[in-house]
Predicted 3D model of a 549-nucleotide part of an RNA (large-subunit ribosomal RNA, domain I) from a Deltaproteobacteria bacterium. Its Rfam family is "Bacterial large subunit ribosomal RNA".
Context: one part of a larger RNA
RNA sequence: GGCACAUGGUGGAUGCCUUGGCGUCAGGAGGCGAUGAAGGACGUGGUAAGCUGCGAUAAGCUUCGGGUAGCCGCAAACAGGCUCUGAUCCGGAGAUUUCCGAAUGGGGAAACCUGGCCGAGUAAAACUUGGUCAUCUGUCGGUGAAUACAUAGCCGGCAGAAGCGAACGGGGGGAAGUGAAACAUCUCAGUACCCCUAGGAGUAGAAAUCAAUUGAGAUUCCCUGAGUAGCGGCGAGCGAAACGGGAUCAGCCUAAACCGGAGGGAGGUAACUUCUUCCGGGGUUGCGGGACCCAAAUGUGGGACUCAAAGGAAUAGUGGAACGGCCUGGAAAUGCCGGCCAUAGUGGGUGAUAGCCCCGUACGCGAAAUUCCUGAGAGCUCUAUGGGUAUCCCAAGUACCACGGGACACGAGAAAUCCUGUGGGAAUCCGGGUGGACCAUCAUCCAAGGCUAAAUACUACCUGACGACCGAUAGUGAACUAGUACCGUGAGGGAAAGGCGAAAAGAACCCCGGGAGGGGAGUGAAAUAGAACCUGAAACCAUGUGCCU
Numbered sequence: 001g002g003c004a005c006a007u008g009g010u011g012g013a014u015g016c017c018u019u020g021g022c023g024u025c026a027g028g029a030g031g032c033g034a035u036g037a038a039g040g041a042c043g044u045g046g047u048a049a050g051c052u053g054c055g056a057u058a059a060g061c062u063u064c065g066g067g068u069a070g071c072c073g074c075a076a077a078c079a080g081g082c083u084c085u086g087a088u089c090c091g092g093a094g095a096u097u098u099c100c101g102a103a104u105g106g107g108g109a110a111a112c113c114u115g116g117c118c119g120a121g122u123a124a125a126a127c128u129u130g131g132u133c134a135u136c137u138g139u140c141g142g143u144g145a146a147u148a149c150a151u152a153g154c155c156g157g158c159a160g161a162a163g164c165g166a167a168c169g170g171g172g173g174g175a176a177g178u179g180a181a182a183c184a185u186c187u188c189a190g191u192a193c194c195c196c197u198a199g200g201a202g203u204a205g206a207a208a209u210c211a212a213u214u215g216a217g218a219u220u221c222c223c224u225g226a227g228u229a230g231c232g233g234c235g236a237g238c239g240a241a242a243c244g245g246g247a248u249c250a251g252c253c254u255a256a257a258c259c260g261g262a263g264g265g266a267g268g269u270a271a272c273u274u275c276u277u278c279c280g281g282g283g284u285u286g287c288g289g290g291a292c293c294c295a296a297a298u299g300u301g302g303g304a305c306u307c308a309a310a311g312g313a314a315u316a317g318u319g320g321a322a323c324g325g326c327c328u329g330g331a332a333a334u335g336c337c338g339g340c341c342a343u344a345g346u347g348g349g350u351g352a353u354a355g356c357c358c359c360g361u362a363c364g365c366g367a368a369a370u371u372c373c374u375g376a377g378a379g380c381u382c383u384a385u386g387g388g389u390a391u392c393c394c395a396a397g398u399a400c401c402a403c404g405g406g407a408c409a410c411g412a413g414a415a416a417u418c419c420u421g422u423g424g425g426a427a428u429c430c431g432g433g434u435g436g437a438c439c440a441u442c443a444u445c446c447a448a449g450g451c452u453a454a455a456u457a458c459u460a461c462c463u464g465a466c467g468a469c470c471g472a473u474a475g476u477g478a479a480c481u482a483g484u485a486c487c488g489u490g491a492g493g494g495a496a497a498g499g500c501g502a503a504a505a506g507a508a509c510c511c512c513g514g515g516a517g518g519g520g521a522g523u524g525a526a527a528u529a530g531a532a533c534c535u536g537a538a539a540c541c542a543u544g545u546g547c548c549u
Base pairs, nucleotide, nucleotide: 001548002547003546004545005544006543007542008541009540015534016499017498020470021469022467023466024465025464026463027462028461029459030458031164032163039100040099041098042055043054044053046078047077050074051073061094062093063092064091065090066089070082071081072080105114106113107112115133116132117131118130119129120128121127135161136160137159138158139157140156141155142154143153168199169197170196171195172194173193179186183233209216210215220247221246222245223244230238231237251451252450253449254395258281259280260279261278262277263276264275265274266273267272286429288394289393290392291391292388293387294386295385301382302381303380305379306378307377310374311373312372313371314370315369317365318364319363323338324337325336326335339356340355341345347359348358349357400424401423402422403421404420405419406418407417410436431446432445433444434443435442486493487492506533509520510519511518512517
C1' cells in the first nucleotide's frame, strides 16, 4: 500500500408521515371606491426583532346575540392583571380608523412641504386644533363683455363621474414567427397585442326572416346536418346554412296621420290665417294597419314597476345512541371472553389498529341583529269589438345606382346579401323589400326609431364534498418570517429551508476542560430518540483484526 471482515465517523438517500399544494363537482357571491377603495408607509404590546391583529380609543372600544371556565395571538418566560356581577372566544350591528394612494386646497423626489376661509382654545396674538376649499359632465339659478338685445365668460345650488379588480362580453385598431416543404395572392388570424367600455353575465332579439307551391313563425346555446354544399396560386388550406332533435321560452314601446294646450316668427286694427318648437291624448300593423265617420264595450287578462303578510335561507350555535373484563406491552384501540347501539360502521383524535373514550357523523332543533330568495295581497300600469269611406299617415339625403374598400365559409367571381368613403338619388299601399347576376310569373315579408328576462360564457372570492392526484429534488415559486432572503440602475429574476419524544419528563448534581465538547448520574419503552435530535443507504474518511506485497 492493497483486499476482506467488523466497528465507527461523515453524509442525508430510502421508508413512513403531513400542517401545504393540484384537480373536479355542487352551492353561494359576482364587485370594492369621494361616507376616500385596492395597495402601502409609519405606528401600536410592561419587556417586542419578525409575522398576525389593530389605528393616537391603536393584539383593541360599544352594543346585541351565542357560549362556558378559563383567559391576556404565533410564543416560551418573568412581572402584572382579567374572569360565574359571565371574561377569553364566536357571530350581527356600530364607534374609532394617523399618513400616502383616484388623492381631490396648492405643491411634491408617494407616505413629505405649505396655504385661504369659518370656528374652538387665549385678554389678544403666536401657536395648536375641528371643519371646509381639486377637476370634468349634466341640470337649475345668479351675474354678465367686445356689442343695443344677446352670447361667451365668471359665480353658486343639486346630482353624477373618476380609481382598483382573475376570467368571461361588446366595440375600435391590429401583427409576425409559421404553413404553403422556396414565395408574393393565400395561411397563421381578425389570433397575439394595444385602446375604449359594460354586466353579473354580455351580445343578439320579436321578420322588409326562412322556405318552396306543403309550410315554419323573435333571439341565444347544444346535438345533427357535415368535413357535406361550397370557397381556394382549385395549392396549402378554409368551410357554411336551412330542415330535424333538444335547452329555454315573452313579448313590447315610440315616430307619423288626427285632436288639444303652451310658447315663438310672419301677415292683419282685431277676429283670425300661416310657419315653427315643446307638452298631453291618439296610434303601432302585413289574413295590411291606423287616422277619420258610425255603433258598441267599463271590467277580462297581463306586468319585466313599487310596497308587502307569511314562509324559506345565510351569517354564531345546539341535542345527538351504544362497553366492560383479562393477557401481552412503556402505553391497548391489538388478541381472548362476554355485551350493546345503529336513519349514526363517512372521517379525525386519543401512549399500537376504537361503531359504543373524545370531536364528530345520521337525524332533529335554533337568531336579538343584518342581508337575501319566493312572494298571498295592495297600489300603479298595460291590454280588448264590429261596420263604413278611400280623404290623410305609415321612419329620406334613406332605399337604390356608380366607383373604392370591408364583412359574409364565399379570394370579383355569374356574386346575390350586409356595412359605407365619394358622387348621384326614389316611392307611401294602384306602395316597397326579398327569394344568390338579371327579367317575368308566383310566393313571402314591411327597412331606413327603440326596449326586452330565461336557456349560454367565466371564477379572483366564500362554503362543502370528492380524487386508480403529489407527498418535501414531488405537489404551487412558496407545507417553514416566500414573491421573503438574495441578484439587477430598472423592467425584472428569484431560492434554500418540514419530522426529538406519548408526554419536555429538554438531562438536577459530580468530574475533565477557558470554552466548545465529553464522561458519570438522572428521565424515558428507547438517548447509537440529546435538541447538529425518526429511519439513517452510497460515495468519502478512520480504527481494529486477518491475509497478501

Source information: The organism belongs to Myxococcia, within Bacteria. Its mean pLDDT, the model's own confidence on a scale to 100, is 85.